Context: one part of a larger RNA
RNA sequence: GGUUUAUAAUGAAUGACUUGGCAGAUAAAGGCGAUGAAGGACGUGGAAAGCUGCGAUAAGCCCCGGGGAGCCGCAAUUGGCUUUGAUCCGGGGAUCUCCGAAUGGGGCAACCCCAUCAGGCUCAUCCCUGAUGAUCUCAUACUGAAUACAUAGGUAGGAGAAGCUAUACCAGGUGAACUGAAACAUCUAAGUAACCUGAGGAAAAGAAACCGAAUGGGAUUCUCUUAGUAGCGGCGAGCGAAGAGAGAACAGGCUAAACCGACAAGCUUGCUUGUCGGGGUUGCGGGACCUUAAUGUGGGAUUGUGAUGGAAUAGCAGAAGUGUUUGAAAAAACACGCCAUAGACUGUGAGAGCCAGGUAUGCGAAAUUCCAAAGCACCCUAGAGGCAUCCCAAGUACUGCCGGGCACGGGAAAUCUGGCAGGAAUCUGGCCCGACCAUGGGCUAAGCCUAAAUACUCAAUCUGACCGAAAGUGGACAAGUACCGUGAGGGAAAGUUGAAAAGAACCCCGGGAGGGGAGUGAAAUAGAACCUGAAAUUAUAAACCU
Numbered sequence: 001g002g003u004u005u006a007u008a009a010u011g012a013a014u015g016a017c018u019u020g021g022c023a024g025a026u027a028a029a030g031g032c033g034a035u036g037a038a039g040g041a042c043g044u045g046g047a048a049a050g051c052u053g054c055g056a057u058a059a060g061c062c063c064c065g066g067g068g069a070g071c072c073g074c075a076a077u078u079g080g081c082u083u084u085g086a087u088c089c090g091g092g093g094a095u096c097u098c099c100g101a102a103u104g105g106g107g108c109a110a111c112c113c114c115a116u117c118a119g120g121c122u123c124a125u126c127c128c129u130g131a132u133g134a135u136c137u138c139a140u141a142c143u144g145a146a147u148a149c150a151u152a153g154g155u156a157g158g159a160g161a162a163g164c165u166a167u168a169c170c171a172g173g174u175g176a177a178c179u180g181a182a183a184c185a186u187c188u189a190a191g192u193a194a195c196c197u198g199a200g201g202a203a204a205a206g207a208a209a210c211c212g213a214a215u216g217g218g219a220u221u222c223u224c225u226u227a228g229u230a231g232c233g234g235c236g237a238g239c240g241a242a243g244a245g246a247g248a249a250c251a252g253g254c255u256a257a258a259c260c261g262a263c264a265a266g267c268u269u270g271c272u273u274g275u276c277g278g279g280g281u282u283g284c285g286g287g288a289c290c291u292u293a294a295u296g297u298g299g300g301a302u303u304g305u306g307a308u309g310g311a312a313u314a315g316c317a318g319a320a321g322u323g324u325u326u327g328a329a330a331a332a333a334c335a336c337g338c339c340a341u342a343g344a345c346u347g348u349g350a351g352a353g354c355c356a357g358g359u360a361u362g363c364g365a366a367a368u369u370c371c372a373a374a375g376c377a378c379c380c381u382a383g384a385g386g387c388a389u390c391c392c393a394a395g396u397a398c399u400g401c402c403g404g405g406c407a408c409g410g411g412a413a414a415u416c417u418g419g420c421a422g423g424a425a426u427c428u429g430g431c432c433c434g435a436c437c438a439u440g441g442g443c444u445a446a447g448c449c450u451a452a453a454u455a456c457u458c459a460a461u462c463u464g465a466c467c468g469a470a471a472g473u474g475g476a477c478a479a480g481u482a483c484c485g486u487g488a489g490g491g492a493a494a495g496u497u498g499a500a501a502a503g504a505a506c507c508c509c510g511g512g513a514g515g516g517g518a519g520u521g522a523a524a525u526a527g528a529a530c531c532u533g534a535a536a537u538u539a540u541a542a543a544c545c546u
Stems, first nucleotide, its partner, number of pairs: 001545009015531001016496002020467002022464005029457002031164002039099003042055003046077001050074002061093006070081003104113003114133007135161004140156004169200001170198005180187001184234001210217002221248004231239002252449003255393001259278009283427001285392004289386004298380003303377003308372006315363003321336005337354002339343001345357003398422007408434001429444005483490002503530001506517004
């Protein structure tokens, strides 16, 4: 110096555990906000730094229910409260500083400074308290310029908006690049990401100017399939339907016009326009108009009321076991029982159907809310014939040019759609059937509404051949904390004494730290740097090798 062994130290792996996560399913919910939100600042406890709760009425106040012995959060202590029913749980109220859309004005958020009215104090100010005072939009009323009527503008009271979120879902607007094409430009990625606007619990779409060729179907949406087909494509990379078929779910309505009436305005004084009411709503074309017929029938997507029933937000009852042994402790083992519409689960000093909470089952609401709902109110609701005349959505359809979008890259390119230019017809009218024409067929544009089937999940409940502390959320702990950064932003580590603190009185060494006794405990090599306690590494001792 090395090897091995032993005992310690260091160290934290491993094992065991789970307060926390993750995923899915379910029904329900899908919003909050000027009655001041979300989110914060500052306060608030006997003492109070943090978290939690709350707001100068400040870990709380009042009422109504539940509940029944302890309670004063995490979290000890002091001091209190409570069967005259506390703490706690649920419903409804009150209070709710300051900032924040922040809204009287300002501002470097949580601060500063005002006006008007009312009240308090004062001899009077000062001061204090309460209320009101932002902007925009809409309608109303009153005013009111240049400029006569008027209009713009102004004032008042009234109604509404704003901001936040769940980085989700939806619609619209704007709209990339990396990438792929083995380079790259058309193309792709992709109408994706991102940004903006708007909305709802869903949104959007939606009752054929459809499909496309059948003797047909009959709003929309979603799924399967058709089908990686037909097609598109530097015919490269790639992109990629539709009808039919099978299902889910089903629901259809209201206007405009012609015509009639009332009112108002304008003026050419018998017309025009406007408002309101009636009428009318479709493709076997319909309606107006004329003639004729019924007074009830059927329905409603709920506007109001609503008997009654159900649900949510606290809860209540709820079966059945003892002994012996081991042990610190029995739920273990043994013995003999019992309950079960309950042998889910969790806890209890080891592993409990019968110890506790619960579970099966049954029951329950003063208050608030939701759902269903008979009935009533309310709303809608018909035919037949005639057919001269009138109406049937206009800068629209359509055409040209240039674009966009359709699976379809301009193509033979229809259909849909934007800009510019031109610009119809009213049923003997129009549009479509993938250039276009004929024949045949389908449909009725230029107005609006419409549940369900569909998409998503912040929060709730349940479940898991999901994780188990380097995993699972970044976060099981004072975590978006500490810390870093001017800032946008980045972003940790960190769980476990014991059944119970019984958390080590007292003595000794020491300045202390720490330790030795004593004591507690089943255990203290469970002593708070605390379950288990591997390895590297260190120390001591012994043996062996050199």
Predicted 3D model of a 546-nucleotide part of an RNA (large-subunit ribosomal RNA, domain I) from a Nitrospirota bacterium. Taxonomically the source falls in Nitrospirota (Bacteria, Pseudomonadati). The coordinates come from a structure-prediction model, not an experiment, and the mean pLDDT is 81. It was read from a public genome assembly.